[in-house]
A computed fold for a 91-nucleotide RNA from a Gammaproteobacteria bacterium, annotated as Glycine riboswitch aptamer. Taxonomically the source falls in Gammaproteobacteria (Bacteria, Pseudomonadati, Pseudomonadota).
RNA sequence: AUAGCGACUGCAGAAGAGACCUCGUCUAGAACGGGGCGCCGAAGGCGCAACUCGCCCGGAAACGCUCAGGCAGAAGGACUGUGAUCGCUGA
Numbered sequence: 001a002u003a004g005c006g007a008c009u010g011c012a013g014a015a016g017a018g019a020c021c022u023c024g025u026c027u028a029g030a031a032c033g034g035g036g037c038g039c040c041g042a043a044g045g046c047g048c049a050a051c052u053c054g055c056c057c058g059g060a061a062a063c064g065c066u067c068a069g070g071c072a073g074a075a076g077g078a079c080u081g082u083g084a085u086c087g088c089u090g091a
Base pairs, nucleotide, nucleotide: 003089004088005087006086007085009083010082011081012080013079018037020036021035022034023033024032025031038071039070040069044067045065046064047063051059052058
């Protein structure tokens, strides 16, 4: 130098499920708040522990739960690709 890993960030792609009922605010409303029923899992969180580690300690899922979040659009969105910056390793 190239490449790899991690953090952070720009761009692109990115699923699922009621534009549910009712009351109030508002000119109205798909917006906000209260109440009710039905759902989703891919923010986050929690749990089992698949997996990881020679073993132990530890780490830990796209599995489960649905507290939170979400159920027209917008926003958000795990993850994937790609670029920049920083750090580690490094012939």
The coordinates come from a structure-prediction model, not an experiment, and the mean pLDDT is 78.
The model forms 90% of the base pairs in the Rfam consensus.
It matches the Rfam family "Glycine riboswitch aptamer". Its family is annotated with glycine biosynthetic process in the Gene Ontology.